[in-house]
RNA sequence: AAGGUACAAUACAAGAAAAGUCGUAUAAGUUUGAUGAUAUGGUUCAGAUGUUUCUACGUUCGCCCCGUAAAUGCGGACACUACGGCAUAAUCGCAUAACUAC
Numbered sequence: 001a002a003g004g005u006a007c008a009a010u011a012c013a014a015g016a017a018a019a020g021u022c023g024u025a026u027a028a029g030u031u032u033g034a035u036g037a038u039a040u041g042g043u044u045c046a047g048a049u050g051u052u053u054c055u056a057c058g059u060u061c062g063c064c065c066c067g068u069a070a071a072u073g074c075g076g077a078c079a080c081u082a083c084g085g086c087a088u089a090a091u092c093g094c095a096u097a098a099c100u101a102c
Base pairs, nucleotide, nucleotide: 004102005101006100015092016091020086021085022084023083024082025081026056029049030048031047032046033045034044041066042065050057058078059077060076061075062074063073
């Protein structure tokens, strides 16, 4: 010097990062056209708008209203998506480690 073993399921710092949680956006909203039922009903399709914003724009429950006609209304609960923080975060990586010892 090289090799082997131990240290080693391994350290500090930098880096990446699931899930979760908090915040912002948007009110899971508004609106236009068409379409379709009728108190055991009140649907479905497409467009626009809304976000320093991609996507999405539904489900369910309850109440009111419409006396058979073409028009719905109000309220509650429950997500997804985008961005940011929590970060002293699971985990990854550093590491087939190094130094040191035999």
This is a predicted structure of a 102-nucleotide RNA (Purine riboswitch aptamer) from a Candidatus Izemoplasmatales bacterium. NCBI's taxonomy places the organism under Bacteria, Bacillati, Mycoplasmatota, Mollicutes, Candidatus Izemoplasmatales. It matches the Rfam family "Purine riboswitch aptamer". From the family's description: Riboswitches are metabolite binding domains within certain messenger RNAs that serve as precision sensors for their corresponding targets. Allosteric rearrangement of mRNA structure is mediated by ligand binding, and this results in modulation of gene expression. A class of riboswitches that selectively recognises guanine and becomes saturated at concentrations as low as 5 nM. In Bacillus subtilis, this mRNA motif is located on at least five separate transcriptional units that together encode 17 genes that are mostly involved in purine transport and purine nucleotide biosynthesis. It has also been shown that some members of this family are specific for adenine instead. Its family is annotated with purine nucleobase biosynthetic process in the Gene Ontology. The sequence was found by an Rfam model in a public genome assembly. Model confidence (mean pLDDT): 81 of 100.